[in-house]
RNA sequence: AUUAGAUAAAGGCAAACUUUCUGAAAGGAUGGGGCGCAAAGCUAUAGGGGCUAAGGACUACGUCUAAGCCAGCCAGUUGCCGGU
Numbered sequence: 001a002u003u004a005g006a007u008a009a010a011g012g013c014a015a016a017c018u019u020u021c022u023g024a025a026a027g028g029a030u031g032g033g034g035c036g037c038a039a040a041g042c043u044a045u046a047g048g049g050g051c052u053a054a055g056g057a058c059u060a061c062g063u064c065u066a067a068g069c070c071a072g073c074c075a076g077u078u079g080c081c082g083g084u
């Protein structure tokens, strides 16, 4: 510099479910757990997409709305080990 990850090794992350805490909710933190992951690292005041609707608005048993969230949806960005 490059890479298609050898049915490889080392190291790493951790879905569902669940304990406790937190939040209006979505969701988040923490321990257990392990479905999977070569970026399942980081970024939500660069973008698309998605979730929630406290507050607010309205034609009000409801609907709309993010200033709240999701990076394990796409995307952007950086990078370890190994191979060549």
Stems, first nucleotide, its partner, number of pairs: 001084003005081001012037002017032002020029003035072001041077003047074002049070003055065004
Model confidence (mean pLDDT): 83 of 100. This is a predicted structure of an 84-nucleotide RNA (c-di-GMP-I riboswitch aptamer) from Halalkalibacillus sediminis. The organism belongs to Halalkalibacillus, within Bacteria. RNAcentral holds the sequence, with entries from Rfam.